[in-house]
Context: one part of a larger RNA
RNA sequence: CUGGGUGUAAAGGGCGCGUAGGCGGGUAUGCAAGUCAGAUGUGAAAUCUAUGGGCUUAACUCAUAAACUGCAUUUGAAACUGUUUACCUUGAGUGAUGGAGAGGCAGGCGGAAUUCCUAGUGUAGCGGUGAAAUGCGUAGAUAUUAGGAGGAACACCAGUGGCGAAGGCGGCCUGCUGGACAUUAACUGACGCUGAGGCGCGAAAGCGUGGGGAGCAAACAGGAUUAGAUACCCUGGUAGUCCACGCUGUAAACGAUGGAUACUAGAUGUUGGUGGGCAACCAUCAGUGUCGCAGCUAACGCGAUAAGUAUCCCGCCUGGGGAGUACGUACGCAAGUAUGAAACUC
Numbered sequence: 001c002u003g004g005g006u007g008u009a010a011a012g013g014g015c016g017c018g019u020a021g022g023c024g025g026g027u028a029u030g031c032a033a034g035u036c037a038g039a040u041g042u043g044a045a046a047u048c049u050a051u052g053g054g055c056u057u058a059a060c061u062c063a064u065a066a067a068c069u070g071c072a073u074u075u076g077a078a079a080c081u082g083u084u085u086a087c088c089u090u091g092a093g094u095g096a097u098g099g100a101g102a103g104g105c106a107g108g109c110g111g112a113a114u115u116c117c118u119a120g121u122g123u124a125g126c127g128g129u130g131a132a133a134u135g136c137g138u139a140g141a142u143a144u145u146a147g148g149a150g151g152a153a154c155a156c157c158a159g160u161g162g163c164g165a166a167g168g169c170g171g172c173c174u175g176c177u178g179g180a181c182a183u184u185a186a187c188u189g190a191c192g193c194u195g196a197g198g199c200g201c202g203a204a205a206g207c208g209u210g211g212g213g214a215g216c217a218a219a220c221a222g223g224a225u226u227a228g229a230u231a232c233c234c235u236g237g238u239a240g241u242c243c244a245c246g247c248u249g250u251a252a253a254c255g256a257u258g259g260a261u262a263c264u265a266g267a268u269g270u271u272g273g274u275g276g277g278c279a280a281c282c283a284u285c286a287g288u289g290u291c292g293c294a295g296c297u298a299a300c301g302c303g304a305u306a307a308g309u310a311u312c313c314c315g316c317c318u319g320g321g322g323a324g325u326a327c328g329u330a331c332g333c334a335a336g337u338a339u340g341a342a343a344c345u346c
Stems, first nucleotide, its partner, number of pairs: 003318004007300002012314001014201004021194003025088004030083002033081002035077008049065006091191001092188003095184004103177007110154001115149007125136002162169002206247006215241002220236004258313006266291011295302002319346003328339004
């Protein structure tokens, strides 16, 4: 390289948009680039192969044939690929109607609870644990009542429920805004799929500047435990967690399963529509679960939401360690990230 693979053995890019490229629905028509057929020229000789000859054989060598699977020119064919023109509607998109939704952004509002402050009542404990102690408390704590401040998160509803490309999204209201779905079949008429580079989004932690800081809590301090205890348990507690703007660009970013299309037994639950029906229920479309036939699989299992049967496109893998390291390069304020070896060793 080819081949074979990629749920769990090595291997699906964290996710999207999209450039080049690759691939691409139906009918008719022309062209003839690919394709196919014929002809001509060329494809040196030697070698190789076949047959025969010459050295006593063989190696060796001579002759003839075949071959040189290629290239060029030319004549034709038109199914397929390509391309031209005209058309089509089922793919795709637009329109109309409709309901569902923690989809996103901004603003406002609310109650419960924790903490703190003030005041009242009230007195000796509170707190914490396996047991304790550190800690708090006669300067009046804990408990309880009233008032106030402030920050953060939104109990119940809540559901293998919903929405989103993924990350993710949950109190209520308003504004702006994205997408999906169903019904319809008016419009466009292949406008499609994938997508190297590229661009954007991207949990938590972390970083910069400025705010904020109730609770929680790395670091840190103390008390325990213990042989020790730089831990688990307890009392405190700073970054941080929150907001604005900017950066970082990684995760077991998981369904450990890339995207698209078509086809292939059933059963049962659920979400959102539509049609029939008075209803029970039935049918159908789109999602989301469980079980399961065939088939697949090393097995586990998957099984119309495929890991089945096929086609197209992209990423990735190629024994373990060394190593996601070194070096170089790019990006970053840094932390680091991306790309990514070899010697050696088993």
The part of an RNA shown here (small-subunit ribosomal RNA, central domain) has 346 nucleotides and comes from an uncultured Bacillota bacterium. Its mean pLDDT, the model's own confidence on a scale to 100, is 88. The RNAcentral record of the full RNA draws on ENA and SILVA.